[in-house]
Formats: sequence, structure tokens, C1' cells
RNA sequence: GGCGGUAUAGCUCAGCCUGGUAGAGCGACGGAUUCAUAACCCGUAGGUCGGGAGCUCAAAUCUCCCUACCGCCA
Repeated sequence: GGCGGUAUAGCUCAGCCUGGUAGAGCGACGGAUUCAUAACCCGUAGGUCGGGAGCUCAAAUCUCCCUACCGCCA
């Protein structure tokens, strides 16, 4: 230098192909239970969807540019 992959909650990830209310598990917090703790059960909070621009009534999702990391080729 060329090609491909990944980037979404504190952590691990789904959702993207086919645009239409941002989710799961774990964790945190509160409650219930218990003599008490753990486990189990119920609930709550937590997100500029890596950055910018464009298309669109509407973008995590489509298009373009950029950044970081990983891999292959040279």
C1' cells in the first nucleotide's frame, strides 16, 4: 500500500441482509424471602448505537469520508 472483519448499557453480545418504539444475559441498586448470608423470585436505573456528512417523512440499519483494533496479501 491492497483486501476483509469488528466498534451497540459497566462487561459479553443480539438486532443491520429486508429502514419504522434500542434489547438479552451477567453486573449495579431497591424490594420480597431468611435468624442472617448466598441462591431463587419481582422491580428500577443505566445508551449522543466509534466520529462526521448525505439520502429519506423516518437511519444502529442504506451511501460516502474518517478513526481505533484484529486478520490475510504485498

Transfer RNA from a Candidatus Woesearchaeota archaeon, 74 nucleotides, folded computationally. Its mean pLDDT, the model's own confidence on a scale to 100, is 85. The RNAcentral record of the sequence draws on ENA.